[in-house]
Context: one part of a larger RNA
Molecule: large-subunit ribosomal RNA, domain IV
Organism: metagenome
RNA sequence: CUAUGUUGAAGGAACUAGGCAAAAUACAUCCGUAACUUCGGGAUAAGGAUGGCCUCUUUCUAGGCAACUAUAAUGAGGUGACACAAACCAGGGGGGGGCAACUGUUUACUUAAAACACAGGUCUCUGCUAAAUCGUAUAAGAUGAAGUAUAGGGACUGACGCCUGCCCAGUGCUGGAAGGUUAAGUUGAGGCGUGCAAGCGCUGAUAUGAAGCCCCAGUAAACGGCGGCCGUAACUCUAACGGUCCUAAGGUAGCGAAAUUCCUUGUCAGGUAAGUUCUGACCCGCAUGAAUGGCGCAAUGAUCUCCCCACUGUCUCCAACAUAGACUCA
Numbered sequence: 001c002u003a004u005g006u007u008g009a010a011g012g013a014a015c016u017a018g019g020c021a022a023a024a025u026a027c028a029u030c031c032g033u034a035a036c037u038u039c040g041g042g043a044u045a046a047g048g049a050u051g052g053c054c055u056c057u058u059u060c061u062a063g064g065c066a067a068c069u070a071u072a073a074u075g076a077g078g079u080g081a082c083a084c085a086a087a088c089c090a091g092g093g094g095g096g097g098g099c100a101a102c103u104g105u106u107u108a109c110u111u112a113a114a115a116c117a118c119a120g121g122u123c124u125c126u127g128c129u130a131a132a133u134c135g136u137a138u139a140a141g142a143u144g145a146a147g148u149a150u151a152g153g154g155a156c157u158g159a160c161g162c163c164u165g166c167c168c169a170g171u172g173c174u175g176g177a178a179g180g181u182u183a184a185g186u187u188g189a190g191g192c193g194u195g196c197a198a199g200c201g202c203u204g205a206u207a208u209g210a211a212g213c214c215c216c217a218g219u220a221a222a223c224g225g226c227g228g229c230c231g232u233a234a235c236u237c238u239a240a241c242g243g244u245c246c247u248a249a250g251g252u253a254g255c256g257a258a259a260u261u262c263c264u265u266g267u268c269a270g271g272u273a274a275g276u277u278c279u280g281a282c283c284c285g286c287a288u289g290a291a292u293g294g295c296g297c298a299a300u301g302a303u304c305u306c307c308c309c310a311c312u313g314u315c316u317c318c319a320a321c322a323u324a325g326a327c328u329c330a
Base pairs, nucleotide, nucleotide: 001325002324003323004322005321006320007319008318010316011315014314019311027051028050029049030048031047036041038159052079053078054077055076056075058073059072061070062069063068080084092309093308094307095306096305097304098303099301100300104116105115120157121156122155123154124153125152126151132143133142134141160296161295162294163293165226166225167224170223171222172219173218174217175216176215179214180213181212185208186207190203191202192201193200194199227245228244229243230242231241254288255285266282267281268280269279270278
């Protein structure tokens, strides 16, 4: 010096990206326990008191005829320690916010999460030899299912509460069939070759001709989308109001510098002596927004973030000791 431990004056997070690590808490009985809440929880909330041993006392339960023994408590007194849950073992706690309802699952060997799943919700396909899938190459056979639309498949969302606005122009899907377009096929006017000819071969106008597409509707918890410019109120500012252009329709409720805000450490308020983080507001939302779900939400979380109490060698600032190395000598 390194590793692993033990201890530490005064201070107590000043350390650091961050209390990382360590310390502290820890058991039982009795007391006591807030906001909030889906009334179950939250809760071992928080916060306190007591605990050894000895003597006596009053009881419970079990055994026993009883004496008594064991067990669990009650009351009173005494007694020794620095220390009585004496070692080991054995929750730190509180407050605010984000995300995800929850238990669960995951990158075997750098990511455990806010990702996946989930119960619940919605849409859609499927009438049974079902749809869907495997097989084959368009077979048998099998799953679905020894099920039958309260069933089965697919897709999206993701407990619960309050809700889920407008747009069908584009793309998709479903339905429609009048017209247009249209393949092979059918039709075969006409033409060409060849042959003496019958014929044979080739070409071919026209007409007819399915689905699809064009076309007409419906459909957004289908893919998706959800505006500019100018003016206006008796200070100023702003614009309930008006004009105009464009659109399929111009973003409703809610939320909002947000896991989304570039400018930005926005502005104001709170907390600190001092706060790019945090909380509450504001709203000029670069570029929020409603099952690509929106906004809330008790409980839950080896989740992320901010603050406080306790606690400490994380630090001010390092020191000593133990063990094993390193190092020196043999």